[in-house]
Molecule: transfer RNA
Organism: Candidatus Sulfotelmatobacter sp.
């Protein structure tokens, strides 16, 4: 100090430059003598930070941090 990848909801993960998506979890509701299992339904994320580009950026460009690996 270099070199790869990585950062998006509470967890884990996706997203041909065009309304941010699954699954578990979390709230309510149904089923049930219950409870779980199952079915329906909501709530939750200004996508690491500041910038730039673009009619528009999760995505494309620059610097920064922070997390794992690699060589030294």
């Nucleotide at each position: 100090u270099g070199c790869g990848g990585g950062c998006u909801a509470g967890a884990g993960u996706a997203a041909c430059g065009g309304u941010a998506a699954c699954u578990c979890g979390u709230c309510g509701g149904g089923c049930u003598c219950a409870u779980a299992a199952c079915c329906c339904g909501g709530a939750g994320a200004c996508u690491g930070c500041a910038g730039g580009u673009u009619c528009g950026a999760u995505u494309c460009c620059u610097g920064c941090g922070c997390c794992c690996g690699c060589c030294a």